[in-house]
RNA sequence: GGGCCGUUAGCUCAGUUGGCUAGAGCACCUGCAUGACGCGCAGGGGGUCGGGGGUUCGAAUCCCUCACGGCCCA
Numbered sequence: 001g002g003g004c005c006g007u008u009a010g011c012u013c014a015g016u017u018g019g020c021u022a023g024a025g026c027a028c029c030u031g032c033a034u035g036a037c038g039c040g041c042a043g044g045g046g047g048u049c050g051g052g053g054g055u056u057c058g059a060a061u062c063c064c065u066c067a068c069g070g071c072c073c074a
Stems, first nucleotide, its partner, number of pairs: 001073007010026004019057001028044005050066005
């Protein structure tokens, strides 16, 4: 230098053919329970969907570009 894959909550990851309001588990917070902690039960907070631009009535999803990470080729 060329090619492919990935980037979504603090962490690990879903998200179908573009269409409800962006989700799960763990973690965190509150309450119940316990002598207390943990476990358990109930509830809750947390997201510019890596950045920018474009297409569209509508983009996490399609297109372009940049950044970062991984693999392969040279």
Transfer RNA from a Candidatus Limnocylindrales bacterium, 74 nucleotides, folded computationally. The same sequence occurs in records of 9 taxa. Rfam family: tRNA. By type it is a transfer RNA. The prediction has a mean pLDDT of 81. The RNAcentral record of the sequence draws on ENA and MGnify.